[in-house]
RNA sequence: GCGGAAGGCCGGAUGGCCGCGAGGGGUCAGACCCUUCGAGGAAAGUCCGGACUCCACAAAGCAACGGUGCCGGGUAACGCCCGGGCGGGGCAACCCGACGGAAAGCGCCACAGAAAUGAAACUACCUUGCUUGCAGGGUAAAGGUGAAACGGUGGGGUAAAAGCCCACCGCGCCGCUGGCAACAGCGGUGGCACGGCAAGCCCCACCAGGAGCAAUGCCAAAUAGGACCCCCGCGCGGGGCUGGUCCCGUUCGCGGGAUACCGCCCGCAAGGCCCGCUUUGGUCGGGAGGGGUCGGGUUGGCAGCUAAAGGCGUCUGGUAACAGGUGCCGUAGAGGAAUGGUCAUCGACGGGGGCAACCCCUGAACAAAAUCCGGCUUACAGGCCUUCCGCGCAU
Numbered sequence: 001g002c003g004g005a006a007g008g009c010c011g012g013a014u015g016g017c018c019g020c021g022a023g024g025g026g027u028c029a030g031a032c033c034c035u036u037c038g039a040g041g042a043a044a045g046u047c048c049g050g051a052c053u054c055c056a057c058a059a060a061g062c063a064a065c066g067g068u069g070c071c072g073g074g075u076a077a078c079g080c081c082c083g084g085g086c087g088g089g090g091c092a093a094c095c096c097g098a099c100g101g102a103a104a105g106c107g108c109c110a111c112a113g114a115a116a117u118g119a120a121a122c123u124a125c126c127u128u129g130c131u132u133g134c135a136g137g138g139u140a141a142a143g144g145u146g147a148a149a150c151g152g153u154g155g156g157g158u159a160a161a162a163g164c165c166c167a168c169c170g171c172g173c174c175g176c177u178g179g180c181a182a183c184a185g186c187g188g189u190g191g192c193a194c195g196g197c198a199a200g201c202c203c204c205a206c207c208a209g210g211a212g213c214a215a216u217g218c219c220a221a222a223u224a225g226g227a228c229c230c231c232c233g234c235g236c237g238g239g240g241c242u243g244g245u246c247c248c249g250u251u252c253g254c255g256g257g258a259u260a261c262c263g264c265c266c267g268c269a270a271g272g273c274c275c276g277c278u279u280u281g282g283u284c285g286g287g288a289g290g291g292g293u294c295g296g297g298u299u300g301g302c303a304g305c306u307a308a309a310g311g312c313g314u315c316u317g318g319u320a321a322c323a324g325g326u327g328c329c330g331u332a333g334a335g336g337a338a339u340g341g342u343c344a345u346c347g348a349c350g351g352g353g354g355c356a357a358c359c360c361c362u363g364a365a366c367a368a369a370a371u372c373c374g375g376c377u378u379a380c381a382g383g384c385c386u387u388c389c390g391c392g393c394a395u
Stems, first nucleotide, its partner, number of pairs: 001391010012346007020038007040366001044377002047375005052212004060283001062281003066207004070084005085099001086097004100203002105201002107197003122143002124139007151169006170192001171190008216303004226294006235268005241263001243262002245258005273287004310329008350361004
């Protein structure tokens, strides 16, 4: 000097005048006056996690559905952040990972190819026979196809070959060492189980009620405590059952008969409806109500509403995320929706003129709070700062 990587910051400032919203003060109250503050790093997407409110205080538990998925830590919590491990990309700084299980089961691997999981011989190699291009036998090392061809490289061996044998690598099993762990290293042993996909279903571990500020609460006002329809608990069947009850007889002890009603026993239907936290199923529990159509009234006001797991500085601990101590600050709260307009000066980068000093022009992207936070993702003209990597040159 060029190219690249990671992190952070700015993305307008000052003053005057006029106009808005909120807090505070002045004012008996009000009008009015004074003063302070007033849209972002993403306010966006509505993708995660919460705080808060209600279902609701009798509010259960099981299964399904859903979410996450290496290890350790952080956090109110998370699918987030930090550190580490393994795998992949890159010369590197760095970046990415939907990162548990394929020996529980099912399923898929198109096309090409001989053959895609117990398969396979197209070209080919070796060999036997003979009618010299046909048949038989052996092989899967070489070539071809493909994302992937039943470990790889080298040597031996063979008719030609193959873990057939050997060495190393890979893989399985066992042990030791280091580490909290994921894992890594070392040693021994075995010729060695038939690949890949779970971002296919599935299995395993852990988590998870739902709805949401249009949540919810209070006040005021008005109407028609309206009309109509449907479902439905309070069962159905059997047994005269030493019961109650009725009839007859009676030696008053009892005997016989009847079953409409009550009770009892057995069987059936079984939960028809509603509720059990605002997804579904069934178990269990509770209830006597529940559902639909038409029609009428209300659309007003107040609260929720902003001091927050808040921000900034500093010290201590920690590799860090972060935690603790301490000091200072107080930073929108509208209600169809305020945060604006105008003037002047300065103003990044850039352009033009000029030896220079300097002069002139332009004036910055994405974009707009609505209950509030912690994240992630997406958008962003231009500029600044810090650290790191690679290449080239000079000293």
Notes
Bacterial RNase P class A from Roseicyclus sp., 395 nucleotides, folded computationally. It is recorded under the gene name rnpB. Rfam family: Bacterial RNase P class A. The family's RNA type in Rfam is ribozyme. Its family is annotated with ribonuclease P activity, dimeric ribonuclease P complex and tRNA processing in the Gene Ontology. Its mean pLDDT, the model's own confidence on a scale to 100, is 75.